[in-house]
RNA sequence: AUCUUAUCAAGAGCAGGCGGAGGGACUAGCCCGAUGAAGCCCGGCAACCGGCGUGUAUCAGCAACGCACGGUGCUAAUUCUUGCGGAAACGUAAAGUUUCUGACAGAUGAGAG
Numbered sequence: 001a002u003c004u005u006a007u008c009a010a011g012a013g014c015a016g017g018c019g020g021a022g023g024g025a026c027u028a029g030c031c032c033g034a035u036g037a038a039g040c041c042c043g044g045c046a047a048c049c050g051g052c053g054u055g056u057a058u059c060a061g062c063a064a065c066g067c068a069c070g071g072u073g074c075u076a077a078u079u080c081u082u083g084c085g086g087a088a089a090c091g092u093a094a095a096g097u098u099u100c101u102g103a104c105a106g107a108u109g110a111g112a113g
Base pairs, nucleotide, nucleotide: 002112003111004110005109006108007107008106013042016041017040018039022032023031024030026083028081029080043075044074045073048071049070050069051067052066053065054064055062056061079105084102085101086100087099088098089097090096
């Protein structure tokens, strides 16, 4: 790289430090950025995996709940919207607009290999 599976509407610095121009995966948009981007450190959020505790069980263990110690992750905007398809409403119709929805793509965890 690839495959399986779960999650993706909540949460997290509006005076933290270094850093210096870019960033939001990609397309098209639309945004963020010298009142300071990416990145690194610190802080924070969550609780996916491990661990521990409560509980339960004769044992192996295990539903549920909790802690947040270890391993990740995340910390503008719904995965910012959108890209292929379906439905509904408005429209005589076409075009178009709005809403809902299924995929695709992507991200993260766990597992496989």

This is a predicted structure of a 113-nucleotide RNA (SAM riboswitch aptamer (S box leader)) from Cohnella sp. Its Rfam family is "SAM riboswitch aptamer (S box leader)". Its family is annotated with regulation of gene expression in the Gene Ontology. The RNAcentral record of the sequence draws on Ribocentre.